[in-house]
Context: one part of a larger RNA
RNA sequence: UGACGGGGGCCCGCACAAGCGGUGGAGCAUGUGGUUUAAUUCGACGCAACGCGAAGAACCUUACCUGGGUUUGACAUUAUGGGAAAAACUGUAGAGAUACAGUGUGCGUAAGCGUCCAUGACAGGUGGUGCAUGGCUGUCGUCAGCUCGUGUCGUGAGAUGUUGGGUUAAGUCCCGCAACGAGCGCAACCCUCGUCCUAUGUUGCCAGCACGUAAUGGUGGGGACUCAUAGGAGACUGCCGGGGACAACUCGGAGGAAGGUGAGGACGACGUCAAGUCAGCAUGCCCCUUAUAUCCAGGGCUGCACGCAUGCUACAAUGGCCGGUACAACGGGCAGCGAUCCCGCGAGGGUGAGCGAAUCCCUUAAAGCCGGUCUCAGUUCGGAUUGAAGUCUGCAACUCGACUUCAUGAAGCCGGAGUCGCUAGUAAUCGUGGAUCAGCAAUGCCGCGGUGAAUACGUUCUCGGGGCUUGUACA
Repeated sequence: UGACGGGGGCCCGCACAAGCGGUGGAGCAUGUGGUUUAAUUCGACGCAACGCGAAGAACCUUACCUGGGUUUGACAUUAUGGGAAAAACUGUAGAGAUACAGUGUGCGUAAGCGUCCAUGACAGGUGGUGCAUGGCUGUCGUCAGCUCGUGUCGUGAGAUGUUGGGUUAAGUCCCGCAACGAGCGCAACCCUCGUCCUAUGUUGCCAGCACGUAAUGGUGGGGACUCAUAGGAGACUGCCGGGGACAACUCGGAGGAAGGUGAGGACGACGUCAAGUCAGCAUGCCCCUUAUAUCCAGGGCUGCACGCAUGCUACAAUGGCCGGUACAACGGGCAGCGAUCCCGCGAGGGUGAGCGAAUCCCUUAAAGCCGGUCUCAGUUCGGAUUGAAGUCUGCAACUCGACUUCAUGAAGCCGGAGUCGCUAGUAAUCGUGGAUCAGCAAUGCCGCGGUGAAUACGUUCUCGGGGCUUGUACA
């Protein structure tokens, strides 16, 4: 100087408390451990691995296994020599890769190009090492810290500044002070939302004036309004009062759409964990080179006495079912979204208008509201499991897809010790869109809107963190 203390004192955080909802019990989904296996490819392991890499494992992917092939190679550059085009199509054998046979031919005046065969350089490796690395990322932590120059003090390590008194979300600011300044962080500058103004009105809008319809901005027209697209205004403790050191600041109030950081996002200091990644990519070294490379078929990654993690659905009446009826936002669409009409109980099929989209489509939002029914029961709760019949995608749904209909109707009556999330348009609850994607194991992830709470006395305690101080046989 740090680190540590079941030392002290100060401060903060959904850290506790106060509340609301979960999880731990059930069934299922997904990940993982274990076990099994020819293989169940690999990585990730307290917080910070375990719905993680994977924003899509039937083939492909695919790295694994079994079997069948190839060896200048599936891919790149180049040299020498040689030949004919190579492809493509057809047939035969085969699980296919491939082999054989036949058909069949380029561009250029030429050199040659392209392609094939042989040979040599070489290719190739998701083989090893993340403890050789780059890059990127997680984490402490959006915590308020981490340092430097000069000066001063100290033999020196180092200290001072950065401590102290206040204050703040903040090393934020004020005051004081052997310090005076400065840098990286904080804040602000950026984006979205919330109010208003101006400009412009199509595909958007429709108040007023007309036309028309069963009805609809449908039509003429209009720019008022909504909205869209740009540009501005607005919030700064600016104003008033109390407190305070006349400071910083804080409390209350006015005006205001918004008030003291308005809400959310992007943004992550010096560093820590030899944290993670050689399997995104790049890369040193080591290793393989008729194989650890490469092609193909099938299988596996989906196996299942079991443990754990994250979720979904429930156990019901604030509910289930049936009928009627209302209101979104974000997005996506041409090998696409697909209206309308017809068929089917339905998944879906046929037809194919319109739309490269503020125009058309996906697109009926659902919870809600109105009415009916069920009457507390393992039930008209719950939907697992299983049987049968189908639909769709796709060469192909056996291993191993999703969905539909009929039948079947399991566990489950609110969950032990424990444990998690959340402070407001939040939790809870309801639906909805997208990426990946032929299809889909999505209940995942990332968004969007609808309805919309309760509670916070307080900081004694638990956990984590930031200053000051103290002890130490630790570094």